[in-house]
């Protein structure tokens, strides 16, 4: 000098997931955020046949389509479930800290109740995890708004 990574600190993203107090610590207590169950009033009820399938949450993560591979049903056409790939979609984030709108990138998962819950005042009972980027070059546009000590 250049690249990489590592801990410490600060400045940011998504996310409810932060902040005060007390404890040497484990941990406990409150705010403030989210979340769930919980009256009346509403809502629902009946509404083909077969095969299959109990129902609900929390979250933007929902609905499809090709294709292949397994299982099942079935004479043929074809259905059904599960996974894998591909590429779409309802929705939802970020883009320098206001907001909106164009243009960009990017997410479109995953778990949890356990047979049971519509809405819901009062009440009741919980959650406050986890995953990233920067720390220097640069700072997408427009339009409103604000401030300009």
């Nucleotide at each position: 000098c250049g690249c990489a990574g590592a801990c410490c600190g600060c400045c940011g993203c998504c996310u409810a997931a932060u902040c005060g107090c007390c404890g040497c610590g484990a941990g406990g207590c409150g705010a403030g955020c989210c979340g769930g169950g919980g009256a009346a009033c509403c809502a629902c009820u009946u509404g083909a046949g077969u095969a299959g399938u109990g129902g609900g949450g929390u979250g933007a993560a929902u609905c499809g389509g090709a294709u292949c591979c397994g299982c099942g049903c079935a004479c043929c056409c074809g259905c059904g479930c599960g996974g894998a790939u591909c590429g779409g979609u309802a929705g939802g984030g970020a883009u320098c800290a206001c907001u909106u709108c164009c243009g960009u990138c990017c997410c479109g998962a995953a778990c949890c109740c356990g047979u049971c819950a519509g809405c819901u005042a009062a009440c009741c009972c919980g959650g406050u995890c986890g995953g990233c980027g920067g720390c220097c070059g640069a700072c997408g546009g427009a339009a409103g708004g604000a401030a300009c000590g």

Source information
Predicted 3D model of a 149-nucleotide RNA (c-di-AMP riboswitch aptamer (ydaO/yuaA leader)) from Actinoplanes nipponensis. Its Rfam family is "c-di-AMP riboswitch aptamer (ydaO/yuaA leader)". Rfam 15.1 lists 7,607 matches to the family in 2,262 species. Of the family's consensus pairs, 92% are formed in the model.